[in-house]
Context: one part of a larger RNA
């Protein structure tokens, strides 16, 4: 390569927008590009098939017959794809009524709780461990009380509970903002899906510059532990953690599960909206039913097994992404990107 796979065996890019490109709903007339048929012309000789001959047979050669997917022109088909006019609304998207969210961005402002400071009361001890030391402490600690200062997180609620493409998001209140979900069936009328390249987002650490610095706590000290302890334990502590701007672009970016769209038994929770029924004076709770979310359990079916199971790893269509022994390696080299730290892209000897 044909294949044949990608939740655990080698595989779904970290997530999302969107160019190119694939693919794309019902319906009517049109064209006749794709497609189908029919004919002509051409498809050189050899060589391939057949038959039948010639070198004593074979090879091998000679004759002749066949084949040649293709092309290229004329005639003709119009289901389906397509082109191009039209027309519909089930897809998509608008509007109009609701509705819940820790969904983002800034700003204010609040209480606990640790530190530190001053100041009372008070004394010999206090921390700290498996047990200890190291440390702090008669220059008054720990402990309590009173007041300051100052950063960081935001207890109950809190929930296989919400919200968001992911990455993440959780004290209150305010300003700006994004997305959803329901209902109505009102408008536009396939306007769609999926994306190669490309662009924006992107946990933590890490980097650059100017702030902050209460706990924490890499390095680093110092006490143990130990045969040794560059460790696990303790006291201490710097860079960090935090804010502004800018970088970086990786994670067990995990559902180890790309997106989409339609089918295909139930049960039982749980948030969010809409209906009905019931009790009604009414609101709440109740019952049921319906459409989003989001758990568990389970039928068929799948699967190598675990397990998946209308949220599918079931049955189909579409798009992209990735694999193709193990080590060498996600390394080298080479481009790109980065301020570095390194990303990305991505091999060979050699070996089993």
């Nucleotide at each position: 390569u044909u294949g044949g796979g990608c939740g655990u065996a080698a595989a779904g890019a970290g997530c999302u927008c969107g160019u190119a490109g694939g693919c794309g709903g019902u319906u009517u007339g049109u064209c006749a590009c794709g497609u189908c048929g029919g004919a002509a012309g051409u498809g050189a000789a050899a060589a391939c098939u057949c038959a039948g001959g010639g070198c004593u047979u074979a090879a091998c050669c000679c004759u002749g017959u066949u084949c040649g997917u293709g092309c290229u022109u004329c005639c003709g088909a119009u289901a389906c794809g397509g082109g191009c006019a039209g027309a519909c609304u089930a897809g998509a998207g608008g509007u109009a009524g609701g509705c819940a969210g820790g969904g983002g961005a800034g700003a204010a402002c609040g209480g606990a709780a640790u530190u530190c400071c001053u100041g009372g009361u008070g004394u010999a001890g206090c921390g700290g461990u498996g047990g200890a030391a190291u440390g702090c402490g008669c220059a008054g600690a720990u402990a309590u009380c009173a007041g300051g200062a100052g950063g960081a997180a935001c207890a109950c609620c809190g929930g296989u509970g919400g919200c968001g493409a992911a990455a993440g998001c959780g004290g209150u209140u305010c300003u700006c903002u994004g997305g959803g979900c329901c209902u109505a069936u009102u408008c536009u009328g396939a306007c769609g899906c999926u994306g190669a390249g490309g662009a924006g987002c992107g946990a933590a650490a890490g980097c650059a510059u100017g702030g902050g610095g209460a706990g924490c706590g890499a390095a680093c000290a110092g006490g143990a532990u130990u045969a040794g302890a560059u460790a696990c334990c303790c006291u201490g502590g710097u860079a960090g953690u935090c804010c502004a701007u800018g970088c970086c672009g990786u994670a067990a970016a995990c559902g180890u599960u790309g997106g989409g769209c339609g089918c295909u038994a139930g049960g039982u929770g749980u948030g969010g909206g809409g209906c009905u029924c019931a009790u009604u004076u009414c609101c709440a709770c109740g019952a049921g039913u319906u459409c989003c979310g989001u758990g568990c359990c389970g039928c068929a079916g799948c699967u190598a097994a675990c397990g998946c199971a209308u949220u599918a790893a079931g049955c189909g269509c579409c798009c992209c992404g990735c694999c193709u022994g193990g080590g060498g390696a996600g390394u080298a080299c080479g481009g790109c990107c980065g301020c570095a730290a390194g990303g990305c892209u991505a091999a060979a000897a050699c070996u089993c």